[in-house]
Predicted 3D model of a 467-nucleotide part of an RNA (small-subunit ribosomal RNA, 3' major domain) from an uncultured bacterium.
Context: one part of a larger RNA
């Protein structure tokens, strides 16, 4: 100097407390442990591993098992000799890599390209993240963390950063042997609320004609779309205060003290995490721990926990009729309309590389009906039977579709998350991976709460003191 403390004083955080509405208890789904296995590849492990690396494991992927196979090799650069092709096509054997045979015609051209042979060498998802490098979590978006110079002090080292205020803030006044500064914080960047102005196609339609229909003409008002700009600064009043900083109230305002959200993450901490993205130092294997190739495993199942999605019903569940989005995505793509099918989907096929054309009927709501408290018209597990579509191929081990079946559950013990406003909860829509596969992830919008008396207690933190 620092960390500690069931030490003290101050301050804050959805940290308690008020309060919503979950998890744990039924099924089921996807992670892990454990077991098992010929293999169940690997890494991640309190908070901060466990819907995580996986933004998609059937072949492939794949790294893991078994068989079959290769040995200058799937790649990469040197050397010698040889061929005019290699490659693709067909034919045979083969589970297939492979071998062997055959036809064709051209462009290619000795530096290309391929085959022989030798040798340096490739290769390694093998080890070590406790040798690394990037790169990532995490305290903590917590208000902290340091320097030069002075000054004190033998010295570690203090001061300055400490008091009084005050603030979300080491944010800012004010006092002080400090006096300055640099990383942080705030502001500069998006994106969203308001207002002007410039622009009107594919958006948009008040006024004037038409039309089933902004459909046509015409319009530049509005809405929308995207450039410029304006606006908020305790700027203004009243009160509190130390004549300060700030604070409460109010006015004007679309907005009010950081408007809301987001991107930004000081010095460090934990030998954290990754050697399987990558890229590397040093071990190792080098007819294999390298490479090809079929099937097989990552999908296994007495148990256990994590995270979820579906319920257990009348604020519903069923059946009609009806209303209102936002952000997105399309060419081996979206796919309208017609027709077929009960349905998944199917034939045919406009339009559209998109504010023009399609996904595309938003669900919840609304308005009528029925059910009537039941293991039910609730609930959908399971399991038979016939089908759909992708893709060589759905047995291992896909989704979906009809029709049958219709289990477990009747609001969950101890325990234990989340969330302070357009938020919780609740309805749906879309996107990336992707052939094909979503209850998971990233967005989008509709409806839309209760509660905060307070800091005694739990839990992190922060600044000052003390042993």
């Nucleotide at each position: 100097u620092g960390a500690c403390g069931g030490g003290g004083g101050c301050c804050c955080g959805c940290a308690c407390a008020a309060g919503c509405g979950g998890u744990g208890g039924a099924g089921u789904a996807u992670g892990u442990g454990g077991u098992u296995u010929a293999a169940u590849u690997c890494g991640a492990c309190g908070c901060a591993a466990c819907g995580c690396g996986a933004a998609g494991a059937a072949c492939c992927u794949u790294a893991c098992c078994a068989g079959g196979c290769c040995u200058u090799g799937a790649c990469a650069u040197g050397g010698a000799g040889g061929u005019a092709a290699a490659g693709g096509c067909c034919c045979u054997a083969g589970a297939g890599a492979u071998a062997g045979g055959g036809a064709g015609a051209u462009a290619g051209g000795u530096a290309u390209a391929c085959c022989u042979c030798a040798c340096a060498c490739a290769g390694g998802u093998g080890g070590u993240g406790c040798a690394u490098g990037g790169u990532u979590g995490u305290c903590g978006u917590c208000a902290g963390c340091u320097c030069g110079u002075g000054u004190c002090g033998u010295g570690a080292g203090a001061u300055g950063u400490u008091g009084g205020g005050u603030u979300a803030a080491g944010u800012c006044c004010c006092g002080c042997a400090a006096c300055g500064a640099g990383c942080g914080c705030a502001a500069c960047c998006c994106u969203u609320g308001u207002c002007u102005u410039c622009a009107g196609u594919u958006a948009c339609c008040a006024u004037c004609a038409u039309u089933c229909g902004g459909u046509u003409g015409g319009g530049g008002a509005c809405u929308c779309u995207g450039g410029a700009g304006a606006g908020a600064c305790u700027g203004c009043c009243g009160g509190u205060g130390a004549c300060a900083a700030a604070c409460c109230g109010g006015a004007g305002g679309a907005a009010g003290g950081u408007g809301g959200g987001g991107a930004u993450g000081a010095c460090g901490u934990c030998a954290a995490a990754u050697c399987a993205u990558c890229a590397u130092g040093c071990c190792c294997c080098u007819u294999a721990u390298g490479g090809c190739c079929u099937g097989g495993g990552c999908u296994a199942c007495a148990c256990a926990c994590g995270u979820a999605c579906u319920a257990c019903a009348a604020u519903g569940g069923c059946g009609g009729c009806u209303a209102c989005a936002a952000a997105g995505a399309g060419c081996g793509g979206c796919g309208a309309g017609c027709a077929g099918g009960c349905g998944a989907c199917u034939g045919c096929g406009a339009g559209c590389g998109a504010a023009u054309c399609u996904c595309g009927g938003a669900a919840a709501g609304g308005c009528c009906g029925u059910c009537u408290c039941a293991g039910u018209u609730c609930g959908g597990a399971u399991u038979g039977a016939a089908g759909u579509c992708u893709g060589c191929a759905a047995c291992u081990c896909g989704a979906c579709u009809u029709c049958a079946u219709g289990a477990a559950g009747u609001c969950g013990g101890a325990a234990u998350c989340g969330c302070u406003a357009g938020u919780a909860a609740u309805c749906g829509c879309g996107g990336a991976u992707c052939a094909g596969c979503a209850u998971g992830c990233c967005g989008c919008g509709g409806u839309g709460a209760a509660u905060a008396c307070g800091u005694u207690c739990u839990c992190g933190g922060g600044c000052c003191u003390u042993g």